[in-house]
Molecule: Bacterial small signal recognition particle RNA
Organism: Anaerolineae bacterium
RNA sequence: UGCUGGGUCCGGCGCGGCGGAAGCCUUUAAAACCCGCCAGGGCCGAAAGGAUGCAACGGUACGGAGACACUUCCGGGUGUCGCAGGGUCGCCUAGCAACA
Numbered sequence: 001u002g003c004u005g006g007g008u009c010c011g012g013c014g015c016g017g018c019g020g021a022a023g024c025c026u027u028u029a030a031a032a033c034c035c036g037c038c039a040g041g042g043c044c045g046a047a048a049g050g051a052u053g054c055a056a057c058g059g060u061a062c063g064g065a066g067a068c069a070c071u072u073c074c075g076g077g078u079g080u081c082g083c084a085g086g087g088u089c090g091c092c093u094a095g096c097a098a099c100a
């Protein structure tokens, strides 16, 4: 000085980590008109009984709060990680060749 490989650089995928959202879980929840069961009351009936249905009680939807092991999705100034690519002006590095 030249050549080749690798790294630094770029995006993709996988895995991991972090963050967010939702689900699952717990609790609360119909103080507008949900569901169940409906004492009493009122209604029909001569009666038996029928139908209605407030409160209480039980439950659930929207929603609130909590928990956060797990699942799904999303994100990045995420990684001494893996895979296959791109790029390689410069810099680092390994090898080879030539010349001095």
Base pairs, nucleotide, nucleotide: 001097002096003095004094005093006092007091008090009086010085012083013082014081015079016078018075019074020073021072022071023070025066026065027064028063034059035058036057041052043050044049